[in-house]
């Protein structure tokens, strides 16, 4: 020098569903709300937590898509070398390879 990996500070950037109870509220069969308990899935489903910043699948759009699959649900795969998307940030460690300079 390079690549790859990684921890800290800033600064942005993003998602928050589904089923039961609950409790309000109306037309009291049922719906609708609820940053209110548990279950499910996941890093996270209102946590100063988690993820992700152009080496960009964190996340939107397509999408009331499509095939599985579940009590149910973006639950799983496709869509997706589709289209969008937020730091060329700063400070520090580790591994690996090249070249150079010393010494032996």
């Nucleotide at each position: 020098a390079a690549a790859c990996a990684u921890u800290g500070c800033u600064a942005g950037g993003g998602g928050u569903c589904u089923g039961u109870g609950a409790u309000u509220a109306u037309u009291c069969a049922a719906u609708a709300a609820u940053c209110c308990a548990c279950a499910g899935u996941g890093a996270g489903a209102u946590a100063c937590a988690c993820c992700c910043u152009u080496u960009g699948a964190a996340c939107c759009u397509g999408a009331u898509g499509c095939g599985g699959g579940u009590c149910a649900u973006g639950c799983c795969g496709c869509c997706g070398u589709a289209g969008g998307g937020a730091a060329u940030g700063c400070a520090g460690c580790g591994u690996u390879u090249a070249c150079u300079g010393c010494u032996c």